RNAcentral holds the full RNA, with entries from ENA. This is a predicted structure of a 483-nucleotide part of an RNA (small-subunit ribosomal RNA, 3' major domain) from an uncultured prokaryote. The coordinates come from a structure-prediction model, not an experiment, and the mean pLDDT is 81.

[in-house]
Context: one part of a larger RNA
RNA sequence: UGACGGGGGCCCGCACAAGCGGUGGAGCAUGUGGUUUAAUUCGACGCAACGCGAAGAACCUUACCGGGGUUUGAAAUAUGCCGGCUCGCCCUGGAAACAGGGCUUUAUCCCUUCGGGGAUACGGAUUCACAGGUGCUGCAUGGCUGUCGUCAGCUCGUGUCGUGAGGUGUUGGGUUAAGUCCCGCAACGAGCGCAACCCUUAUCCUUAGUUGCCAGCGCGUAAUGGCGGGAACUUUAAAGGAGACUGCCGGUGUUAAGCCGGAGGAAGGUGGGGAUGACGUCAAGUCCUCAUGGCCCUUAUAUCCAGGGCUACACACGUGCUACAAUGGUGACUACAAAGAGUCGCAAGAUCGUGAGAUGGAGCUAAUCUCAAAAAAGUCAUCUCAGUUCGGAUUGCAGUCUGCAACUCGGCUGCAUGAAGUUGGAAUCGCUAGUAAUCGUAGAUCAGCGUGCUACGGUGAAUACGUUCCCGGGCCUUGUACA
Numbered sequence: 001u002g003a004c005g006g007g008g009g010c011c012c013g014c015a016c017a018a019g020c021g022g023u024g025g026a027g028c029a030u031g032u033g034g035u036u037u038a039a040u041u042c043g044a045c046g047c048a049a050c051g052c053g054a055a056g057a058a059c060c061u062u063a064c065c066g067g068g069g070u071u072u073g074a075a076a077u078a079u080g081c082c083g084g085c086u087c088g089c090c091c092u093g094g095a096a097a098c099a100g101g102g103c104u105u106u107a108u109c110c111c112u113u114c115g116g117g118g119a120u121a122c123g124g125a126u127u128c129a130c131a132g133g134u135g136c137u138g139c140a141u142g143g144c145u146g147u148c149g150u151c152a153g154c155u156c157g158u159g160u161c162g163u164g165a166g167g168u169g170u171u172g173g174g175u176u177a178a179g180u181c182c183c184g185c186a187a188c189g190a191g192c193g194c195a196a197c198c199c200u201u202a203u204c205c206u207u208a209g210u211u212g213c214c215a216g217c218g219c220g221u222a223a224u225g226g227c228g229g230g231a232a233c234u235u236u237a238a239a240g241g242a243g244a245c246u247g248c249c250g251g252u253g254u255u256a257a258g259c260c261g262g263a264g265g266a267a268g269g270u271g272g273g274g275a276u277g278a279c280g281u282c283a284a285g286u287c288c289u290c291a292u293g294g295c296c297c298u299u300a301u302a303u304c305c306a307g308g309g310c311u312a313c314a315c316a317c318g319u320g321c322u323a324c325a326a327u328g329g330u331g332a333c334u335a336c337a338a339a340g341a342g343u344c345g346c347a348a349g350a351u352c353g354u355g356a357g358a359u360g361g362a363g364c365u366a367a368u369c370u371c372a373a374a375a376a377a378g379u380c381a382u383c384u385c386a387g388u389u390c391g392g393a394u395u396g397c398a399g400u401c402u403g404c405a406a407c408u409c410g411g412c413u414g415c416a417u418g419a420a421g422u423u424g425g426a427a428u429c430g431c432u433a434g435u436a437a438u439c440g441u442a443g444a445u446c447a448g449c450g451u452g453c454u455a456c457g458g459u460g461a462a463u464a465c466g467u468u469c470c471c472g473g474g475c476c477u478u479g480u481a482c483a
Base pairs, nucleotide, nucleotide: 001483002482003480004479005478007477008476009475010474011473012472013471015467016466019431020430021429022428023427026322027321028320029319030318031317032316033315034313035312042053043052064308065307067305068304069303070302073130077129081124082123083122088103089102090101091100092099093098107120108119109118110117111116132297133296135295136294137293141291142290143286144285145284146282148280153192154191155190156189157188158187159168160167161166172183173182174181198274199273200272201271203242204241205240206239207238213230214229217228218227219226245268248262249261250260251259252258324424328383329382330381331380332379333378340371341370342369345364346363350359351358352357390421395416396415397414398413399412400411401410437459438458439457440456441455442454443453
C1' cells in the first nucleotide's frame, strides 16, 4: 500500500421488511446429469452452465456410428504431356455414390503466304509442390462476449512531505442518483468514467394533404368516405421549431451547494424508456462463426454416398406450459388495439368439407390489397360443488398439410378414450406503476415444425413503517501470526 475480520461509523440496492403472484407436489414440453447404446457428435458447470451456442436435427444440416466408394482429391494455385468449347442423353450393375459401355457436340482471340500455326477457356491422364482437417492446445493468441456494475470509481502532470515503499491531490464539513456540486484544506490543474449531446415516448406550433381524414355542400345506398368535392377538425406520416431551466414564489440552509412546500404547466426537479459499460477482476467463455502460432493426420483424423443416431429411458435437477375450477366451464350474440409481414409471397369474395383443409383466383412490390378472427371484456342461457359439462395426459380408428420421403422421427383435424391433479414439505424466485398479474397479436429462423425467443398492444392492482437483521456494493477508520 492492499486484502481480510462472526471490528467500528456513514450510505445505497426488490437486499430485508410491507405486499402481490409464482417455483418446489401433478401431467406434459424443453435443456442438463446419469444410465444405456454401434453411435446416442461437440462445447457451456455457483451467482455469471442447464427453453444456453441451436433465429427452428425426418434427408440435408451433421461434426457421431456401422456399411459401400475416392486418393492431387468436393473446391484452390502452379508445372510439364495429350486433346481442344459446351450442354446433355441412353443401356448394364448398384441402396446411392460410383464403375463399365454407347450416342451427340466442336467455342473465343491473335498471326496468316488462306495451306496452316499459336494462345486461352475447358477436358483427360499423370507427376511434384500441395490442398484438406468442426483434429489438440481459449493455460500460446487476435477478435468478440459474460461478470462485478450503469457500481462511482480509476488515474496522470507539476508542486510538496517522506531515507524509501509511498503519501498529498481523491481526506475533512455539508450535499447529490453520481469523485454531483459547494465550503475548507500543500496543493494547483488535467484525463478516462458520471452528467449532457443521440433515439424513442408525453404537449403544442408551422409546412404538406395521398393510399390517410370528413366539418360544411351535393349525389347515392339496405348500410359504409361509397363518390363529386373539401384542407376545416381529428388522426397520421415526416421535416423544422417551441417547451422544463430549481426558471418563479415561500420556508430552510453557512450569505453556499442544496433540500421541503407551492404556483403555472401536457409534463417538475435525471419527466418515462432505450442506446451508451471507466481502470481493472475471474489464466471467466469461445481454436465448432471467423482469424491465427505451435503440435498432430496425409490411401486418412481428408473426401463422396445411402442408412442409422443426435428424438434412447429405471432415475435426479433446472426452466417453462396446462391445470386442480363458479372471479369458473360450456353455448349463442355483440364490441374495442398496437406493432409487424407479404411476388419463389400474402391471398378477399365464392363453392365443397363437421373440421384440419381443398378448388379457384379478384387485389396487392402495400397508409391503397391480403394475412386479420384480436382475446380477455359485455349481454343472455345453462351447469350447482361432484374427480364434475373441472382437467386434459394417454391410447385406438379415420383423415389432412408440407415435403423426393413423415416407420425410426413432423404439425394439424374429426370421432372415441378420459390418467394424475382438490392449491403443493423443507426451501426458494420475480416484481415499486401503466409495473406485477392476466389477455390475446405479430415477427425472425423456416418447405414443414415452439408451451422457446424477440417485439406489440388490451384490462390493470396491492404495498413500502422503516434499515435491527440476511445478501451484495461504496467511502472513512481500526486490528492483523496474510501478500